Molecule: Guanidine-I riboswitch aptamer
RNA sequence: AACAAUGUUUUCUAGGGUUCCGGGCUGCUUCAGGCGGCCGGCUGGUCCGAGAGAAGACGCAUCGGCCCUGAGGCCGGUGUACACGGCGGGAUAAAAGCCCGGGAGAA
Numbered sequence: 001a002a003c004a005a006u007g008u009u010u011u012c013u014a015g016g017g018u019u020c021c022g023g024g025c026u027g028c029u030u031c032a033g034g035c036g037g038c039c040g041g042c043u044g045g046u047c048c049g050a051g052a053g054a055a056g057a058c059g060c061a062u063c064g065g066c067c068c069u070g071a072g073g074c075c076g077g078u079g080u081a082c083a084c085g086g087c088g089g090g091a092u093a094a095a096a097g098c099c100c101g102g103g104a105g106a107a
Stems, first nucleotide, its partner, number of pairs: 007058006015048002020045002022042001023039007059080009082102001084105001088100003
């Protein structure tokens, strides 16, 4: 310097906000009710959610066994490492460790 599966995905978590539900405050009212306003400096449910968080599946690499004329198939083991990071912008109701982004930059 080049190439490559530093793969894909599911369920979660840290985290995140406020459409909806619930909660708090409050106005009107024909008052066991109805219709509104405000609050996420409300533990929550729904919701969003990690490259640098977790677990699983698939994939990939490799080793072994079995099957097979061959190409190849099935099963099992092992590996899949490392990873500091803005400002700003974008989506959604909204925000974020989401996306831009393993980017800029740093080392």